[in-house]
Context: one part of a larger RNA
Molecule: small-subunit ribosomal RNA, central domain
Organism: metagenome
RNA sequence: CUGGGCGUAAAGGGCGCGUAGGUGGCAAAGUAAGUUGGUUGUGAAAUCCCCGGGCUUAACCUGGGAACUGCAACCAAAACUGCUUAGCUAGAGUACAGUAGAGGGAAGUGGAAUUUCCGGUGUAGCGGUGAAAUGCGUAGAGAUCGGAAGGAACACCAGUGGCGAAGGCGGCUUCCUGGACUGAUACUGACACUGAGGCGCGAAAGCGUGGGGAGCAAACAGGAUUAGAUACCCUGGUAGUCCACGCUGUAAACGAUGAGAACUAGAUGUUGGGCGGUUUUUACUGCUUAGUAUCGUAGCUAACGCGAUAAGUUCUCCGCCUGGGGAGUACGGCCGCAAGGCUAAAACUC
Numbered sequence: 001c002u003g004g005g006c007g008u009a010a011a012g013g014g015c016g017c018g019u020a021g022g023u024g025g026c027a028a029a030g031u032a033a034g035u036u037g038g039u040u041g042u043g044a045a046a047u048c049c050c051c052g053g054g055c056u057u058a059a060c061c062u063g064g065g066a067a068c069u070g071c072a073a074c075c076a077a078a079a080c081u082g083c084u085u086a087g088c089u090a091g092a093g094u095a096c097a098g099u100a101g102a103g104g105g106a107a108g109u110g111g112a113a114u115u116u117c118c119g120g121u122g123u124a125g126c127g128g129u130g131a132a133a134u135g136c137g138u139a140g141a142g143a144u145c146g147g148a149a150g151g152a153a154c155a156c157c158a159g160u161g162g163c164g165a166a167g168g169c170g171g172c173u174u175c176c177u178g179g180a181c182u183g184a185u186a187c188u189g190a191c192a193c194u195g196a197g198g199c200g201c202g203a204a205a206g207c208g209u210g211g212g213g214a215g216c217a218a219a220c221a222g223g224a225u226u227a228g229a230u231a232c233c234c235u236g237g238u239a240g241u242c243c244a245c246g247c248u249g250u251a252a253a254c255g256a257u258g259a260g261a262a263c264u265a266g267a268u269g270u271u272g273g274g275c276g277g278u279u280u281u282u283a284c285u286g287c288u289u290a291g292u293a294u295c296g297u298a299g300c301u302a303a304c305g306c307g308a309u310a311a312g313u314u315c316u317c318c319g320c321c322u323g324g325g326g327a328g329u330a331c332g333g334c335c336g337c338a339a340g341g342c343u344a345a346a347a348c349u350c
Base pairs, nucleotide, nucleotide: 003322004321005320006319007304008303012318014201015200016199017198021194022193023192025088026087028085029084030083031082033081034080035077036076037075038074039073040072041071042070049065050064051063052062053061054060091191092188093187094186095185096183097182098181099180103177104176105175106174107173108172109171110154115149116148117147118146119145120144121143125136126135162169163168206247207246208245209244210243211242215241216240220236221235222234223233258317259316260315261314262313263312266295267294268293269292270291271290272289273288274287275286276285277284278283299306300305323350324349325348332343333342334341335340
């Protein structure tokens, strides 16, 4: 290489859009590129294989045959694939009417709480811990009442609840805006699936410029602990956390499980629809559909477990793996302001 694999052993790209490419529904006619059969030519000799012959045998030499699995031309077939033409509606999509939702963006706004400041009451402590101390306080703290400022986050509702491709999304109101689901009809007529490159999105931390800064808090300082304590605990505290714009492009970016399609027992809960039944309503209940969760049959699995949301049975396309260390490193290239990222070895060693 082939092969075998990718939940946990090595291995699913962080996620989407989509180019090339690969693959592709039902039925008809044509065509004959692939495909199949046949004929002819060619496929040098030697070699290999089979049957013989010659050296006493073998190796070796040698006659004949077969073979040379290939290529080309011609004839034929038309099922399958392709192509062309003309169709269909079950895939996909559009229109219409509804439904649910922390989906996204912008502007505005609300209350609780923390902190600080101002004023009142008031007096000796407060704070903190395993115990303390640093710290704050008679220049009046802490407590308590009233007022003001400012920033950040939104208790209850709240739920293996919802939405989103993923990252993720949670006070309230308005505006702009994406997607999903349901119903019944009409329309388009395969317009589809996947997707190397490419493009976009992408938590936190970090970077640049300018704001902002209540609380928290790397670094740092002090107090403790300890043999030491560059920690765990305590008192402080700066970047940062927040906003705008730009960059970075990584995560246990996890369901450690790529996307799409089809098929294959059931049971239970829950969310959003639809159609019924009982019922005055509430509510209960049956069927169906799209999610979400638990258990479980067959089957699968090394086991754990998975089990219609498959890790079952199949198909299409993409990504990835191939002993451990060296190493996700060096070198080179590309990207980045930097930090670094992406791509990615070898020697050596077990």